[in-house]
Molecule: Bacterial RNase P class A
Organism: Pseudomonadota bacterium
């Protein structure tokens, strides 16, 4: 100098004028006022209402181990596998000898197994038949452990060594796992993001949740009073409904208030921890609307400004994003 990888940060700046929302103030006026994602609403929790003896089933989710957390499908650290020269990155990463199912085409055969070519042996005799074999060829995404030596008619875990696999044990580690030794000749290829099995988790609905106040030439219930009345049903009596004045009662529509922002909170220092994170001390208050505010104009400057805007609140994930800055590390080239 180039290429790359990981982590973090900024999100036009400053000043003035006029507005908008909230709070304080008698007033003048003062103070505060969107984001890293406020987004998607995909997970988890708080809060609220409803439901709920206990147990089981179903359904859905999660799925290597340990830790963090209020909790999680998140995060941190580690293991294993894969990719990369490397820094580093990615992984639904439990179980296929519990059962069921699926595996196109090609191929002998896709899993109760099996043999197209070839190789070897035998018979007839010059290409057929019978047998052996699965080393070689061929098919396929995938073919019944791999390499080598021995062995054999040719072959074959048939035997042996190493690797791989299963089982048993030792050592290290909390564990996942690693490693060492022994042992079994090795059985049954793949798919569980197919059903399923195993382990763990999960009640439902959501701030339009919910709570309070509460109007009417809306309406309900009860009591007292008045004519023992009026009206309707009916042929009539009884009865039922309805009708006046006053008082009491609760439900509740419109509307209003609340829930509403002090919180698993921010910042600084410090302690423990590899870290996620946790503890201690100090300090700060930082939008809260309800047609819903955060805008417009002017001036100066620059690299000329992306994605996008709260609506109950937090923790994550994912997605979008102009341009720029900082730091750790890796590889290559050049110079000294």
């Nucleotide at each position: 100098g180039g290429a790359g990888u990981c982590g973090g940060c900024c999100a036009g700046a400053c000043a003035g004028u006029c507005g908008c929302u909230g709070c304080c103030g008698c007033a003048a006026g003062g103070c505060a006022g969107a984001g890293g994602a406020a987004a998607g609403u995909c997970c988890g929790g708080g809060c609220u209402c409803c439901g709920c003896a206990g147990g089981g089933c179903a359904a859905g989710g999660u799925g290597c181990c340990a830790g963090g957390u209020a909790a999680c499908g998140c995060c941190u650290g580690g293991g294993a596998g894969g990719c990369g020269c490397g820094a580093g990155c990615c992984u639904a990463c439990g179980g296929a000898a519990a059962g069921u199912g699926c595996c196109a085409c090609a191929g002998a055969a896709a899993a109760u197994a099996u043999a197209c070519c070839g190789c070897c042996c035998g018979u007839c005799c010059u290409g057929a038949c019978g047998g052996g074999u699965a080393a070689g060829g061929g098919u396929g995404a995938a073919a019944u452990g791999g390499u080598g030596c021995g062995g054999u008619a040719a072959g074959a875990g048939c035997g042996c060594a190493c690797c791989g696999c299963g089982c048993c044990g030792g050592u290290g580690g909390c564990a996942a796992c690693a490693u060492c030794g022994g042992u079994g000749g090795c059985a049954g290829g793949g798919c569980a993001a197919a059903c399923c099995c195993c382990a763990c988790c999960u009640g439902g609905a959501g701030c339009a949740a919910g709570a309070c106040c509460g109007a009417a030439u809306a309406g309900g219930g009860g009591g007292a009073c008045c004519a023992u009345g009026g009206c309707g049903c009916g042929g009539c009596c009884c009865g039922c409904g309805u009708u006046g004045u006053c008082c009491c009662c609760g439900g509740g529509u419109a509307g209003g208030u609340u829930g509403c922002u002090u919180g698993a909170g921010g910042c600084g220092c410090u302690u423990g921890g590899c870290g996620a994170c946790a503890g201690g001390c100090g300090u700060c208050c930082c939008a809260g609307a309800g047609g819903a505010a955060u805008g417009a104009c002017u001036g100066u400057c620059c690299a000329c400004g992306a994605c996008a805007g709260a609506a109950c609140c937090c923790g994550g994930c994912u997605u979008a994003u102009c341009g720029g800055c900082c730091g750790g590390c890796u590889c290559c080239c050049c110079c000294u």